[in-house]
RNA sequence: CUCUUAUCAAGAGUGGCGGAGGGAAUAGGCCCUGCGAUGCCCGGCAACCUGCAAGCAAUUUUACUUGCAAAGGUGCUAAAUCCUACAGACCUGCAAAUGGGUCUGGCAGAUAAGAG
Numbered sequence: 001c002u003c004u005u006a007u008c009a010a011g012a013g014u015g016g017c018g019g020a021g022g023g024a025a026u027a028g029g030c031c032c033u034g035c036g037a038u039g040c041c042c043g044g045c046a047a048c049c050u051g052c053a054a055g056c057a058a059u060u061u062u063a064c065u066u067g068c069a070a071a072g073g074u075g076c077u078a079a080a081u082c083c084u085a086c087a088g089a090c091c092u093g094c095a096a097a098u099g100g101g102u103c104u105g106g107c108a109g110a111u112a113a114g115a116g
Base pairs, nucleotide, nucleotide: 001116002115003114004113005112006111007110008109013042015041016040017039021032022031023030026085027084028083029082043077044076045075048073049072050069051068052067053066054065055064057062081108086105087104088103089102090101091100092099
């Protein structure tokens, strides 16, 4: 880097360092930020991998489900992945056209586990 599977509306600081932009990319919108953001450290959150126990199927390995834990590997720690962009269905505004909204799917992305 590519592929597969799963998840992405919950949760997480009145700490330290630092000192200017930041919210992935393009565009539009909307936000955060010298009352110190983004980032780094510490702390914390969560439970993907992991450990333990039970259940179920099976001859067994094992797979699946549920519960508990948090030592280890990651991850996360403003806002739904901040929202929209493409397609469909439904609702709706206007004299008409452009439009607005809800839902579903898709694209793109993030993270984990596995494969190449």

Notes
A computed fold for a 116-nucleotide RNA from Planomicrobium soli, annotated as SAM riboswitch aptamer (S box leader). The model forms 97% of the base pairs in the Rfam consensus. Its Rfam family is "SAM riboswitch aptamer (S box leader)". Rfam's curators write: The SAM riboswitch is found upstream of a number of genes which code for proteins involved in methionine or cysteine biosynthesis in Gram-positive bacteria. Rfam links the family to the GO term regulation of gene expression. Its mean pLDDT, the model's own confidence on a scale to 100, is 81.